[in-house]
A computed fold for a 73-nucleotide RNA from an Actinomycetota bacterium, annotated as transfer RNA.
RNAcentral records the identical sequence in 2 taxa.
The coordinates come from a structure-prediction model, not an experiment, and the mean pLDDT is 82.
Rfam family: tRNA. Gene Ontology term of the family: triplet codon-amino acid adaptor activity. About the family: Transfer RNA (tRNA) molecules are approximately 80 nucleotides in length.
Taxonomically the source falls in Actinomycetota (Bacteria, Bacillati).
């Protein structure tokens, strides 16, 4: 210098053919228990890496950039 992959909740990750975001763990609250642990129920928590573009509509498609991993030179 060139190519590929990854970036979504505090952590690990899903998200189909573009119709508008979810799970597990964790956190908080409540219930069972004398208490802890454990189990059950509920809730909070997201500018979907950044900036543009396409579209009635983008986590998803296109372009550029940033970071990480990797291959070639």
């Nucleotide at each position: 210098g060139g190519g590929g992959c990854u970036a979504u909740a505090g952590c690990u990750c899903a998200g189909c053919u573009g119709g508008a975001a979810g799970a597990g763990c964790g956190u908080u609250c409540g219930g069972c228990u004398g208490g802890c642990a454990g189990c059950c129920g509920a809730a909070a928590g997201g500018u979907c890496g950044u900036g543009g573009g396409u579209u009635c509509g983008a986590g998803u498609c296109c372009c550029a950039c940033u970071a990480g991993c990797u291959c070639c030179a």